[in-house]
SAM riboswitch aptamer (S box leader) from a soil metagenome, 120 nucleotides, folded computationally. Model confidence (mean pLDDT): 83 of 100. Rfam family: SAM riboswitch aptamer (S box leader). Rfam links the family to the GO term regulation of gene expression. Rfam describes the family as follows. The SAM riboswitch is found upstream of a number of genes which code for proteins involved in methionine or cysteine biosynthesis in Gram-positive bacteria.
RNA sequence: UCAUCGAGACCGGCUGAGGGUCAGGCCCUUUGAAGCCGGGGCAACCAUCGAAUCUAACCAGUUCGAAAUGGUGCCAACUCCUGCGGAAGUGGCCGUAAGCCGGCCAGAUCCGACAGAUGA
Numbered sequence: 001u002c003a004u005c006g007a008g009a010c011c012g013g014c015u016g017a018g019g020g021u022c023a024g025g026c027c028c029u030u031u032g033a034a035g036c037c038g039g040g041g042c043a044a045c046c047a048u049c050g051a052a053u054c055u056a057a058c059c060a061g062u063u064c065g066a067a068a069u070g071g072u073g074c075c076a077a078c079u080c081c082u083g084c085g086g087a088a089g090u091g092g093c094c095g096u097a098a099g100c101c102g103g104c105c106a107g108a109u110c111c112g113a114c115a116g117a118u119g120a
């Protein structure tokens, strides 16, 4: 810099109190957290293989597909949710006796940004 991030996949041993990286929330956890070791699995980014395309032809590139041998990665919850900006709209309260309109608050939806993770 580019691509992807609502899918998927856990057992055993050692050990013993935290973990989800900040804050708030909400969760997980002595029916064993985090970590280390062993085994298993998921997935298909890269390498690999095939087809199409491109080419005079090949290579390279692009697209689609296969496989799971190798290089990574991953195996609670959408990157657990929110946090910053925007859009449309809902409810409550107040300004009023009421309406229009405006202000404040709350929760939810969509889009984007930031940050982060993984691969190349």
Stems, first nucleotide, its partner, number of pairs: 001120005010039005018028003022083004040075003045071003048066006079115001084112004090106006